Model confidence (mean pLDDT): 81 of 100. A computed fold for a 1602-nucleotide RNA from Candidatus Peregrinibacteria bacterium CG_4_10_14_0_2_um_filter_38_24, annotated as small-subunit ribosomal RNA.
RNA sequence: GAAGAGUUUGAUCCUGGCUCAGGGUUAACGCUGGCGGUAUGUCUAAUACAUGCAAGUCGAGCGCCCCCACCCAGUUUACAAAAUGCUUUAGUCUGUUAUCUACUGUGUUGAAAGCAAAUUUUUAAUCCUCAUGUAGUGUUCCGCUACAUUGCGGUUGAAAAUUUGCUUUCGCCUUGUAUCUAACAGUCUGCAUCGUUUUGUCGGUUGAGUGGGGGAGCGGCGAACGGGUGAGUAACACGUUGGAACCUGCCUUAAGCUCGGGGAUACUCCGUAGAAAUACGGGUUAAUACCGGAUGGUCCCGAAAGGGUAAAGCUUUUGCGGCUUAAGAGGGUCCUGCGGCCUAUCAGCUAGUUGGUGGGGUAGAAGCCUACCAAGGCAAUGACGGGUAGCUGAUCUGAGAGGAUGAUCAGUCACAAUGGAACUGAGACACGGUCCAUACUCCUACGGGAGGCAGCAGUAAAGAAUCUUCCACAAUGGGCGCAAGCCUGAUGGAGCGAUACCGCGUGAACGAUGAAGGUCGUAAGAUCGUAAAGUUCUUUUUUGGGGGAAGAAUUCUGACGGUACCCCAAGAAUAAGCACCGGCUAACUCCGUGCCAGCAGCCGCGGUAAUACGGAGGGUGCAAGCGUUACCCGGAAUUAUUGGGCGUAAAGCGUCCGCAGGUGGUUUGUUAAGUUGAAUGUUAAAUCUCGGAGCUCAACUCCGAGUUCGUAUUCAAAACUGGCGAACUAGAGAAUUUUAGAGGUGCGUGGAAUUCUGUGUGUAGGGGUAAAAUCCGUAGAUACACAGAGGAACACCAAAAGCGAAAGCAGCGCACUGGAAAAUUUCUGACACUCAUGGACGAAAGCGUGGGGAUCAAACAGGAUUAGAUACCCUGGUAGUCCACGCUGUAAACUAUGGAUACUAGGUAUAAGUCGGGCUCGACCCCGAUUUGUGCCGACGCUAACGCAUUAAGUAUCCCGCCUGGGAAGUACGGUCGCAAGAUUAAAACUCAAAGGAAUAGACGGGGACCCACACAAGCGGUGGAGCAUCUGGCUUAAUUCGAUAGUAAGCGAGGAACCUUACCUAGGCUUGACAUCUAGAGAAUCUUUUGGAAACAAGAGAGUGCCUCACGGAACUCUAAGACAGGUGCUGCAUGGUUGUCGUCAGCUCGUGCCUUGAGGUGUUCGGUUAAGUCCGUAAACGAGCGCAACCCAUGUGCUGUGUUGCAUUUUUCACAGCAGACUGCCGAUUCAAAGUCGGAGGAAGGUAUGGAUGACGUCAAAUCAGCAUGGCCUUUAUGCCUAGGGCCGCACAGAUGCUACAAUGGUCAGUACAGCAGGUAGCAAAGCAGUAAUGCCGAGCCAAUCCUAUAAAGCUGAUCUUAGUUCGAAUUGAGGGCUGCAACUCGCCCUCAUGAAGUUGGAAUCGCUAGUAACCGCGCAUCAGCCAUGGCGCGGUGAAUAUGUUCCUGGGUCUUGUACUCACCGCCCGUCACACUAUGAAAGAUGGGAGCACCCGAAGUACCCUUAGCUUUUAGCGGGGUCCUAAGGUGAAACCAUUGAUUGGAGUGAAGUCGUAACAAGGUAUCCGUAGGAGAACCUGCGGAUGGAAUAUCUCUUUU
Repeated sequence: GAAGAGUUUGAUCCUGGCUCAGGGUUAACGCUGGCGGUAUGUCUAAUACAUGCAAGUCGAGCGCCCCCACCCAGUUUACAAAAUGCUUUAGUCUGUUAUCUACUGUGUUGAAAGCAAAUUUUUAAUCCUCAUGUAGUGUUCCGCUACAUUGCGGUUGAAAAUUUGCUUUCGCCUUGUAUCUAACAGUCUGCAUCGUUUUGUCGGUUGAGUGGGGGAGCGGCGAACGGGUGAGUAACACGUUGGAACCUGCCUUAAGCUCGGGGAUACUCCGUAGAAAUACGGGUUAAUACCGGAUGGUCCCGAAAGGGUAAAGCUUUUGCGGCUUAAGAGGGUCCUGCGGCCUAUCAGCUAGUUGGUGGGGUAGAAGCCUACCAAGGCAAUGACGGGUAGCUGAUCUGAGAGGAUGAUCAGUCACAAUGGAACUGAGACACGGUCCAUACUCCUACGGGAGGCAGCAGUAAAGAAUCUUCCACAAUGGGCGCAAGCCUGAUGGAGCGAUACCGCGUGAACGAUGAAGGUCGUAAGAUCGUAAAGUUCUUUUUUGGGGGAAGAAUUCUGACGGUACCCCAAGAAUAAGCACCGGCUAACUCCGUGCCAGCAGCCGCGGUAAUACGGAGGGUGCAAGCGUUACCCGGAAUUAUUGGGCGUAAAGCGUCCGCAGGUGGUUUGUUAAGUUGAAUGUUAAAUCUCGGAGCUCAACUCCGAGUUCGUAUUCAAAACUGGCGAACUAGAGAAUUUUAGAGGUGCGUGGAAUUCUGUGUGUAGGGGUAAAAUCCGUAGAUACACAGAGGAACACCAAAAGCGAAAGCAGCGCACUGGAAAAUUUCUGACACUCAUGGACGAAAGCGUGGGGAUCAAACAGGAUUAGAUACCCUGGUAGUCCACGCUGUAAACUAUGGAUACUAGGUAUAAGUCGGGCUCGACCCCGAUUUGUGCCGACGCUAACGCAUUAAGUAUCCCGCCUGGGAAGUACGGUCGCAAGAUUAAAACUCAAAGGAAUAGACGGGGACCCACACAAGCGGUGGAGCAUCUGGCUUAAUUCGAUAGUAAGCGAGGAACCUUACCUAGGCUUGACAUCUAGAGAAUCUUUUGGAAACAAGAGAGUGCCUCACGGAACUCUAAGACAGGUGCUGCAUGGUUGUCGUCAGCUCGUGCCUUGAGGUGUUCGGUUAAGUCCGUAAACGAGCGCAACCCAUGUGCUGUGUUGCAUUUUUCACAGCAGACUGCCGAUUCAAAGUCGGAGGAAGGUAUGGAUGACGUCAAAUCAGCAUGGCCUUUAUGCCUAGGGCCGCACAGAUGCUACAAUGGUCAGUACAGCAGGUAGCAAAGCAGUAAUGCCGAGCCAAUCCUAUAAAGCUGAUCUUAGUUCGAAUUGAGGGCUGCAACUCGCCCUCAUGAAGUUGGAAUCGCUAGUAACCGCGCAUCAGCCAUGGCGCGGUGAAUAUGUUCCUGGGUCUUGUACUCACCGCCCGUCACACUAUGAAAGAUGGGAGCACCCGAAGUACCCUUAGCUUUUAGCGGGGUCCUAAGGUGAAACCAUUGAUUGGAGUGAAGUCGUAACAAGGUAUCCGUAGGAGAACCUGCGGAUGGAAUAUCUCUUUU
């Protein structure tokens, strides 16, 4: 420290997938939402970004500009004081004048600026013309070209000046008003005031200086840190271990030094260009900026001598710096072992590539670069390529091993719009630097410029989705600075979000009238529920008020923050939802809905009683959250190291050889790689575990300890593995002597048979099949004989036998050749086993070339069969079958079982040897032991079971191959091979919840065995044909009411439809109702009667006052009123009870205990006999029992006893009613091993169940019935209920079923005559008599029945007649007339008489009943009932046969066994084409896009190098200029790859009931399947070879038991 469950089946075990319960998340969505703490917050577009901020700092390096303050000096205003001098002056009021300001109007002189025009002057550029000079050139003159110079003229531009015009502004003059001020004049009050000089104070100003602040600049340091992101990267990028040929600013330590000079430059000033960004020219200036010189060492170079190389100052304080050298720390660079993704449908990659030498280069090793040389280097332990991805500490999960992940935090790497490049620097090839190119955005005067949020906030977009344009540098840290300090979107905090974790709360106690209300309800009640209300209490939280921190170590300084926290007050006050309740899985009822709406994670739920949908009540779970979705781990031992498998479930390569690899016998020595132990270093921190501590607890944080499983080094051990050495012989191999064999290859040879040819004999058929036909044959077949040709295969022997690696191998002989086994001794000395890649062989079919071709025979043709028959069957027949040489490389290539080694009971058979014994002279033969091979049975053990079992599927080791749900699919694409066919390697999308193995119980089989039954057969009589009756279908109808429909409906419900019945139709009526109960009121009830009407009913008239009583009223009945309700033959027999049919009167169906099996289950119940029987007997892991069978019951048959009415005819027989006896295989014989039993016989009335009946197991058919009855639910309620009249149920082209009567002479008719039994009868049976031809009527004796009646039985017998015919058969139909019942006889009754006189002459296919008092024939009775459609049903008796050899077949049933893909159970299951719809996918002329590589062109910036005459400078040189190499981007081209798309096309999958067949499962109706080839609408068919994963039967052989 480890849990399982649901789902394949009728059930079971197994295999195997799918699904669920757990935990987690940078989450999102739905519903809901009180508080706090701590964490956390663009996973998508490395998409684009407005705005603000995110890196500055130093004046103790430097100059300049501005401001402020101070100081010194000069100058100066004002004031004060003093001195001196002079005389008017100040305030208030009034008047006058003027002016300022503001507004307004007017005028024009002046100034400035701008614009325009004109004139003049100057200058620049360019062009032209002319002239001159120099050089070159052609040349006779002369011309041309180039360069230079000067001048004139023209053109254009620019500048300046002047003049004029216009506009604007300012100024001036002026008018008016208002205000203010000033001056003057007057009046009143009053005495100070002014000038000059000196001094002081406060200011101004000028010059010199100091301090502080600000600004840009030179200079120093920083900006390479911090912050963000994860695009790229499969790499020394990361992790870890080790290393070196290196660099290192600031910091620390130590030693030394810091001397003396020089020329510039920014800023600034002037000028210029430009819209801007910015740039240029001239002049001036400083430094810790820059450059020489000197000096120098423990510095550098050099063998040495020797040579070379440094600095910077500021400041006067408690200093800060600078240079050299040597160390340190920290940081960085480089190298290296090991480790961690997928893909082989990526197998070969690589030219600076691998190494060397010289040179270059770097801080430094190095192909890092270059020239030359060599030809190497990497790779199956996966190179190269493709895809994906930052890596790690760690995080999640898991018992662990593992698996998944890489948010926050931490380490590291990479990147900064995209690509390239360098510069500076200690450090960069630099996020907020530079240059270039590209894309995009912005500004512009169009000339040109600017930019880079993957920093913090924020915006847009994308998306299911992720926050404030906040505060502060108080803390921690960073940069600069001596410092003060400045900067810091690092960081510290706050804000927003239930995003996560943790904590708290939404109240507590009491409270039963178990309130109201809701829900359910069997109507009693139950439940929500002490829950509420109510009483008492508390105040976490909330609100208000008051106080108020730590965090600062460190003097100041607190963003957070008036925060945490504390105190007081108020008041239950402010605070509960979400999901689920069929099983898994905790939690159940009602209503609605009605395969609809919907649910669903899996199984699945919903079609009228849904715990599964929706709502409600109740309940369960979690809780400020709860559910859903997505993803990861787990469960999943479902990739199995821990920890799986491969005979049949998925899975052993077809077989062998064999390199690499893996593994390897005995002894000994050594070593120390593996292994084991110890020590040391490292394994960052955080995380995790344990212990403790701090926030009130916890989450969280801190401290300590552990862990850190790895790795490196050192030491030790030496058993085991490995290495090395030495030996051994048991593995392996070799030699020797023998043995068996269809082992292989080649050559030769033999006989039988088929076919063909020839000849002869011979004549009409042959052949073929289930039966036929095609076919052959009078042109002579078949048959027989002889002869010949040719090819292929080898009967008997022959066997489960032998050989071979497998495929496979068969007449005989010869040649060559491989392997195996046995025995004895000898030799080698581990040489062995297995084997990825590779190689060889490899049935049949097939392919190529050439032969051959007898048989057989794909294709093909014909004949049959059939609904069809592209098949099975038949007749032919070509490739092929055969040979040679090549190819192919697959099979159910199977023992569905890889190879090797060892071990683990036996028995038996057989093949080849050896040894021993017996017998024997010997051989043969027999027995035993042993080795190798081949079979069967079987113990332990194993297995899911079946089964395997020394030839393992047992126990173990080693090596190889293969599997991971079914289908799609062994398919597509790609590769390889092949002439092709094709083989091999080998997916995905999509789809299902299964697919599968073994075994079990049934059911089924055109499987088998046994048995039974009027099942067949043997018989007798029928049905089916006719007419009629009845029932049904159909049709018709207003209605023809409803039900029953294979057997198991149809003379059935119905054992009586004219009305009624009656349920149907039409019409007329009623609405608490025809019927039941309750309430109220009235009335006796009841009877008679009128009118209308078809009646119901409606409207009236009259009679009548009862019974009990406590005198209120009550019982019964009628009427009225209202509502509860009645009513329903309305629906559902698929919601039901009850009842019934059928299998079937078949012999079966089960249980308890025990036993067997993992289990379902089995056994019992099977087996051998026997029986009608699971009846009985025997055996047997069963022993018993139950329901069935049988018996018990009833009837009949014989006898006896009793009784005896109405019987008989006198108690006898018969008969009737009671009771008893009798029959049991009891007796004899035979038979069976025995028993059970069977057969025969005797006796007996009866003999093997005496005959007949009643009696119907477990169950099947959702069989029948809601219309017998009952009943749940639904529906209806002035109607689907009730009443009434009439009609219908009887309707008639037709079809079916069951019957009756017949077709005649075994008969009809007439006459005579004989013999029954069961039954029924008072609303009845009815005699006798009379009437009538008769039906019947009149009358009514008798009988409540052994008494009377129905009631004559008929067939039969006797006699007569008819004489084979549609009749003297047959009676239908029709006409006429009657009778009876009944309110009623038309639709629609029965009967009688007369007349009429159909069809029919024995019935096709097919089919039914019956085994003895039976069939057949004959009549009689009864129920129902007024009557009757009765020929039906139920009974009764009379006469009275035939046949059964038997179980082959048909039907049904029982038992056992076998096969099965069936279990709704063969009316099962199921395959393929075609048609339709949808889905994903392959191919495809092409099209579009992408990344990468190659070649060529072009080539920016830039490093390096080279050149540099003219320019500049600080001049051994640098800048500038030019060039070369390389190169980003761009362009072009060819060949590939990947992705998307594509008219059309291929198959695949799914779908409710489509079409065609029926291929498979049973012997599936031709056994199936595998490979291959051909053919065919389709499943498929056929040929060749193979397998059994084929049933049945027979033979042979082996085995087990007794």
Overview
NCBI's taxonomy places the organism under Bacteria, Bacteria candidate phyla, Candidatus Peregrinibacteriota. The RNAcentral record of the sequence draws on ENA and SILVA. Rfam family: Bacterial small subunit ribosomal RNA. Rfam links the family to the GO terms ribosome and structural constituent of ribosome.